The part of an RNA shown here (small-subunit ribosomal RNA, 3' major domain) has 476 nucleotides and comes from an uncultured organism. The full RNA is in RNAcentral, with records from ENA.

[in-house]
Context: one part of a larger RNA
RNA sequence: UGACGGGGGCCCGCACAAGCGGUGGAGCAUGUGGUUUAAUUCGAUGAUACGCGAGGAACCUUACCAGGGUUUGACAUAUGGCGGACUGCGGCAGAGAUGUCGCUUCCCUUCGGGGCCGCCAUACAGGUGCUGCAUGGCUGUCGUCAGCUCGUGCUGUGAGGUGUUGGGUUAAGUCCCGCAACGAGCGCAACCCCUGCUGUCUGUUACCAGCACGUAAUGGUGGGGACUCAGGCGGUACUGCCGGUGACAAACCGGAGGAAGGUGGGGACGACGUCAAGUCCUCAUGCCCUUUAUAUCUCGGGCUACACACGUGCUACAAUGGUUGAUACAGAGGGGAGCAAAGCUGCGAAGUGGAGCAAAUCCUUGAAAAUCAAUCCCAGUUCGGAUUGCAGGCUGCAACUCGCCUGUAUGAAGUUGGAAUCGCUAGUAAUCGCAGGUCAGCAUACUGCGGUGAAUACGUUCCCGGGCCUUGUACA
Numbered sequence: 001u002g003a004c005g006g007g008g009g010c011c012c013g014c015a016c017a018a019g020c021g022g023u024g025g026a027g028c029a030u031g032u033g034g035u036u037u038a039a040u041u042c043g044a045u046g047a048u049a050c051g052c053g054a055g056g057a058a059c060c061u062u063a064c065c066a067g068g069g070u071u072u073g074a075c076a077u078a079u080g081g082c083g084g085a086c087u088g089c090g091g092c093a094g095a096g097a098u099g100u101c102g103c104u105u106c107c108c109u110u111c112g113g114g115g116c117c118g119c120c121a122u123a124c125a126g127g128u129g130c131u132g133c134a135u136g137g138c139u140g141u142c143g144u145c146a147g148c149u150c151g152u153g154c155u156g157u158g159a160g161g162u163g164u165u166g167g168g169u170u171a172a173g174u175c176c177c178g179c180a181a182c183g184a185g186c187g188c189a190a191c192c193c194c195u196g197c198u199g200u201c202u203g204u205u206a207c208c209a210g211c212a213c214g215u216a217a218u219g220g221u222g223g224g225g226a227c228u229c230a231g232g233c234g235g236u237a238c239u240g241c242c243g244g245u246g247a248c249a250a251a252c253c254g255g256a257g258g259a260a261g262g263u264g265g266g267g268a269c270g271a272c273g274u275c276a277a278g279u280c281c282u283c284a285u286g287c288c289c290u291u292u293a294u295a296u297c298u299c300g301g302g303c304u305a306c307a308c309a310c311g312u313g314c315u316a317c318a319a320u321g322g323u324u325g326a327u328a329c330a331g332a333g334g335g336g337a338g339c340a341a342a343g344c345u346g347c348g349a350a351g352u353g354g355a356g357c358a359a360a361u362c363c364u365u366g367a368a369a370a371u372c373a374a375u376c377c378c379a380g381u382u383c384g385g386a387u388u389g390c391a392g393g394c395u396g397c398a399a400c401u402c403g404c405c406u407g408u409a410u411g412a413a414g415u416u417g418g419a420a421u422c423g424c425u426a427g428u429a430a431u432c433g434c435a436g437g438u439c440a441g442c443a444u445a446c447u448g449c450g451g452u453g454a455a456u457a458c459g460u461u462c463c464c465g466g467g468c469c470u471u472g473u474a475c476a
Base pairs, nucleotide, nucleotide: 001476002475003473004472005471007470008469009468010467011466012465013464015460016459019424020423021422022421023420026315027314028313029312030311031310032309033308034306035305042053043052064301065300067298068297069296070295073124077123078122079121080120081119082118083117084116088103089102090101091100092099093098106115107114108113126290127289129288131286135284136283137279138278139277140275142273147186148185149184150183151182152181153162154161155160166177167176168175192267193266194265195264197235198234199233200232201231202230203229207224208223211222212221213220238261241255242254243253244252245251317417321376322375323374324373325372326371333364334363335362338357339356343352344351345350383414388409389408390407391406392405393404394403430452431451432450433449434448435447436446
C1' cells in the first nucleotide's frame, strides 16, 4: 500500500421488510446431467452453463455412426506434357455417389498459339483436427457501481503519501465550503433516439367541420386545409419564480403556474481493471498433428434413445369460472418464387377462385380478455386436457424412424403443491390477445406491439451485494 475480520462509523440497491404473482407437487414442451447406443457430433457448468451457441436437426443443415466410392482431390493459384469444346439428351448397371454406351457439339487468331474442359506429373490444396493456459477480434460479469489515474509542487531515508481526506450535499469524485496543494484526463451528467405538450410548414393513399351531390349504407363523389393523423423544422423545464431550512454556500422541503417538476418516463451508451472467465465450431491467426486420410462425395441411420435427477416454460386443478349465442374497441409489423379479398364446396383443417396490392390506397385483419343474455350448481364435474384408436387436410423427391393441422371417439394425472426458492415499486406486477424474424413445412421459445390494470414500501435491526472513512492483523 492492499486484502481480510462472526471490528467500528456513514450510505446505497426489489438486499431485507410491506405487498402481489409464481417456481418446488401434476401432465406436457424444451435444455442439461446421467445411462444407453454403431453414433446418440461439439461447445457452454456457482453467481456469470442448463427454451444457452441453435433466429427454427425429416433429406440438406451435419461437424457423429455404418456401408459404398475418390486421391492434385468438393475448392484456389502456378508450371510442364498429352488430348478434347464445354455442354445438352437418352439407354443400361447401381441405394446413390458413380461407372459405362450412344447421339449432339465451340470461340478468338498475326495460323505460332490462346480461351474453356478432361487426363498425367509436380508445387500444393483440404482439416468444424489439438492448444481460448500462445493470440487478435468479439462477449459475459462485478456494474450504469462511482470510481480509476496523471502532470507539477509539497512531504517521507524509502515503499509511498498528499491531491481523492475533512464539514455539508447529491442518483453521481454531483456541487459548495475548507485545506500544501494547484490543475488535468478516463468515467458521472449533457450532447443522440423513442415517448409525453405545443407552434409552424406540407396535405395523399390519411382526415371531414362547414357547403353541395348521391346511397339501403359507407369520405362514396365534388370540394375543403378547420380537426385527427402523418413527418420536416422549431418552442417548452432552467430549481427559472415564491416561502421556509441551511453557513450570506451548495442544496433540501413546501407552494404557484404548467401537458410535464426537480435526471418527466424509456432506450442506446459500460472508466482503470477482475475472473489465465467464454469462444481456435462465426471469423482471423502462431505452434503442433494429419495428407490413399483427421481430406472429400454419397445413401441410410443418429443428433428425437430413456429405470432416473435438475433447470426454464406452457396448460391446469375451476364459478372473479366453463360452454353457447349476440356485440365493441388496438398498436406495431409483414407481403412479388409474395400477401391474397369477394364468391362457391367442405362440420372442419382446407380446396377452388383469382379482384386488388411493390402497398397511410390492396391483403394479412372478424384482436382477445372486456360487455350483454342464456345455461352449468361445486362434482374429478359441461373443470382439466394428457394418452390412444379411426378418418382426413397441408408442405415437401420423401412425413416409418421423426412434421404440423382438422373431425370424431377416448378421456389420464391434477382439488393450489414439503423443505426451500424467484420476479416485480406504476401504466409496473398480474392478465389478454396480435405481429415479426428464422422458415418449403414446423413455436408453449425468442424479439417486439398494444388492451385491461392493481397492492405495498413503517423502516434499515437482520440476510445478500456494493461504495467511502477508520481500526486490528503472525496474510501478500
The coordinates come from a structure-prediction model, not an experiment, and the mean pLDDT is 85.